Predicted 3D model of a 590-nucleotide part of an RNA (large-subunit ribosomal RNA, domain I) from candidate division TM6 bacterium GW2011_GWF2_32_72. The source organism's lineage runs through Bacteria, Bacteria candidate phyla and Candidatus Babelota. Its mean pLDDT, the model's own confidence on a scale to 100, is 81.
Context: one part of a larger RNA
RNA sequence: GGUAAUUGGUGGAUGCCUUGGUAUCAGAAGGCGAUGAAGGAGGCAGAAGGCUGCCAAAAGCUUCGGGGAGCUGUCAAUCGAGCAUUGAUCCGAAGGUUUCCGAAUGGGGAAACCCUCUCUGGAAAAACCAGAGAACUUUUAUCUGAAUACAUAGGAUAAAAGGGCGAACGGCGUGAACUGAAACAUCUAAGUAACGCUAGGAAAAGAAAACAAAGUGAUUCCCUGAGUAGUGGUGAGCGAAAUGGGAGGAGCCUAAACCAGUAUUAUGUAUAAGCCUGCGAGCGUUGUAAUACUGGGGUAGAGGGGCAAUUAUAUUUAUGAGUUGCAGCUCAUGAGUCAGGAGACUAUUUUAGCAGAAGUGUUCUGGAAAGGACCGCCAUAGGGAGUGACAGCCUCGUAAGCGAAAGAAUAGAGUAAAUGAUAAUUUUUGUACCCAAGUACCGCGGAGCACGUGAAAUUCCGUGGGAAUCUGCCCGGACCAUCGGGUAAGGCUAAAUACUAACUGAUGACCGAUAGUGAACUAGUACCGUGAGGGAAAGGUGAAAAGAACCCCGGGAGGGGAGUGAAAUAGACACUGAAACCAAUUAUUU
Numbered sequence: 001g002g003u004a005a006u007u008g009g010u011g012g013a014u015g016c017c018u019u020g021g022u023a024u025c026a027g028a029a030g031g032c033g034a035u036g037a038a039g040g041a042g043g044c045a046g047a048a049g050g051c052u053g054c055c056a057a058a059a060g061c062u063u064c065g066g067g068g069a070g071c072u073g074u075c076a077a078u079c080g081a082g083c084a085u086u087g088a089u090c091c092g093a094a095g096g097u098u099u100c101c102g103a104a105u106g107g108g109g110a111a112a113c114c115c116u117c118u119c120u121g122g123a124a125a126a127a128c129c130a131g132a133g134a135a136c137u138u139u140u141a142u143c144u145g146a147a148u149a150c151a152u153a154g155g156a157u158a159a160a161a162g163g164g165c166g167a168a169c170g171g172c173g174u175g176a177a178c179u180g181a182a183a184c185a186u187c188u189a190a191g192u193a194a195c196g197c198u199a200g201g202a203a204a205a206g207a208a209a210a211c212a213a214a215g216u217g218a219u220u221c222c223c224u225g226a227g228u229a230g231u232g233g234u235g236a237g238c239g240a241a242a243u244g245g246g247a248g249g250a251g252c253c254u255a256a257a258c259c260a261g262u263a264u265u266a267u268g269u270a271u272a273a274g275c276c277u278g279c280g281a282g283c284g285u286u287g288u289a290a291u292a293c294u295g296g297g298g299u300a301g302a303g304g305g306g307c308a309a310u311u312a313u314a315u316u317u318a319u320g321a322g323u324u325g326c327a328g329c330u331c332a333u334g335a336g337u338c339a340g341g342a343g344a345c346u347a348u349u350u351u352a353g354c355a356g357a358a359g360u361g362u363u364c365u366g367g368a369a370a371g372g373a374c375c376g377c378c379a380u381a382g383g384g385a386g387u388g389a390c391a392g393c394c395u396c397g398u399a400a401g402c403g404a405a406a407g408a409a410u411a412g413a414g415u416a417a418a419u420g421a422u423a424a425u426u427u428u429u430g431u432a433c434c435c436a437a438g439u440a441c442c443g444c445g446g447a448g449c450a451c452g453u454g455a456a457a458u459u460c461c462g463u464g465g466g467a468a469u470c471u472g473c474c475c476g477g478a479c480c481a482u483c484g485g486g487u488a489a490g491g492c493u494a495a496a497u498a499c500u501a502a503c504u505g506a507u508g509a510c511c512g513a514u515a516g517u518g519a520a521c522u523a524g525u526a527c528c529g530u531g532a533g534g535g536a537a538a539g540g541u542g543a544a545a546a547g548a549a550c551c552c553c554g555g556g557a558g559g560g561g562a563g564u565g566a567a568a569u570a571g572a573c574a575c576u577g578a579a580a581c582c583a584a585u586u587a588u589u590u
Stems, first nucleotide, its partner, number of pairs: 001589009015575001016540002020511002022508006029500002031165002039101003042055003046079002049075003061095006070083003106115003116134007136162009169200001170198005180187001184233001210216002220247004230238002251492003254436001258296010274283002276328006301470001303435003306431004312425002316335007336422004345412007353402002359375001360391001361374004376393002378382001384396003441465007451477001472487005527534002550561004
């Protein structure tokens, strides 16, 4: 020096554990914000720091409920000082307080800072103190007000709203490339990613100018049809629809014709057209036309509506007005009736909780009984967790049940107010007044439709042309005829559908500390970067600290005794304690 065994050291694998994650399901919720959010800075405790909580009223204040013996959050003890059955701490509801920054909003600014002005009060007081106010944009109203006479632009004041944040889901707009085509250009990826605008608890869509060819009868979603019909350098690929079956189910309002009123403009006359009608009286810038606004009317495809007649049914009432008297007619207002529906009420749910059966039986092992043996009991509770090993009957709970002063949500019947309705509907005939215009459509250029320009309809955009009004117009995949379906160019509309940041509960042939979130621990921390941004490591004594009094060596660290404990080779670097690696002892060999 090698080899082997043994005993140790080092190291932290493995096993066991779980405070943390993860996925799914259900419920509830789907927003917060100028009444100042989200997110922060700085502070606040008797004692330094981190976390938590809070805000100069600062680990908290008030009230109302719950609860019932201890309490002054945590890492994390210790000392001190206190509170509490006159009910503390704690839990819930409603209030109060809530520095500074931040949309940040008086002005500024290198966020958490600097500097103002106005008004009110403090007996007077530019200066001091306290309180309030002072951003911008839009809308509405009022007051003003140029060039320029009326006017308009502009200005001022007041009120209301907006602004910012937030995980996914929605709508709209802008819109790639890698990639695939075994290269690549049309094509694909993909209208995806990304970016912008904007909304809701859902959004969007939506009551046929639809499909179809039997007929159906708004939209949306699922299954089917079907990887079919198609499309496609007929390559790669892309890829319907009707039908059928389900979920859900809901229909409405305008524009126009016509009538009335108001305003403006134009026009028109003198005893006349007008003033609701008839008769009589009276008035006269009344009338007519156009435009605008308001109200009525009206909303459809066996076309509908208007207007003028006509038919039938039905009808709450009072007052006033329409120049006036009488009769009628029309309109307005009030009451009544109906609709509508705040607060309150009722019910349910929710935001604290209450109560809850039956062994602490014998014996054995053990440090410890919940284990073994033997004997009982409860069960609408033998889900689960804890307790010195494995507990239905020890503890917390569980099943079934009970509970709210205050707040919230949902539902219900009905009430007050705003607001609306309160007379229309119908038959027949006539009339041809209306039925959404730079629209439909066409040419050209594009896009989008499963459909790449194709025979390419249907839809949308740009550009140039440019209709018709029901004897009309659009569609049925070029186009024409016949036949059939529909009624564009205005608008609203619940449900079935999508999603889950946050809250509650449950579950797992999900993980178990190199796993599971990046994060089981002071984690988006430490640390790195000018910055955008990147981003860790790190769990386990024991049942209980019983955390080793005292003695010895040592400056200490550390160790040896003693003591605790079941165990100290469980001693705080601590459960278990593999391997690499390092020693010692023994054996053997060179």